[in-house]
Formats: sequence, C1' cells, structure tokens
RNA sequence: GAGGCCGCGCGGGAGAGCCCCUGUCCCCGUACAGGGCGCCGAAGGAGCAAGUCCUCCCUUGAAUCUCUCAGGCACAGUUACCGCGCGGGCGAG
Repeated sequence: GAGGCCGCGCGGGAGAGCCCCUGUCCCCGUACAGGGCGCCGAAGGAGCAAGUCCUCCCUUGAAUCUCUCAGGCACAGUUACCGCGCGGGCGAG
C1' cells in the first nucleotide's frame, strides 16, 4: 500500500387495499387482534439457463429472473442496491 471481503455509523432508496366484517382499547382512527378476498417483491428462503465435470447420465451452476414459504400493502421501516466514513483481517505491487 491498489484491490476486494467482513462488521459498524451516516445519507440516498421502491412496490402493492388508509379494502370488507367482527371484537378490543377508548371517543371511534391513521391503533391492536382475528377472519375474508385482492395485490407486491428490494429482508430472508427456494428454483434453473448457458457453461462446467464430461461418452452419456450425474455433479456444479447467477440474479434485480421465477416462486410467493416467509415478509409486506397510509405513515414508517436493520428493506435489496448505491455513496461516504471508521475498524478488522487478506493482500497484488
């Protein structure tokens, strides 16, 4: 000491019913719980294409793609991802 890995802090950052019914809180909603239908994909999770191993099968094989298990559908938010800073270790030169 480039680079990239992990963690932390700050900033940026969506989507989809403020749906219906019942109850609770209390003053009646923008809350909470349950049920119902509809919807979203950018926590997490799952799946595979080219390729790869290779005679073939098998193996391996990414995501912002797909699924919607989970999560979510006013606001909000440890949301993927991006920027800056700090710390740790690896480390080309």
Predicted 3D model of a 93-nucleotide RNA (Glycine riboswitch aptamer) from Actinacidiphila oryziradicis. The RNAcentral record of the sequence draws on Rfam. Its mean pLDDT, the model's own confidence on a scale to 100, is 76. The source organism's lineage runs through Bacteria, Bacillati, Actinomycetota, Actinomycetes and Actinacidiphila.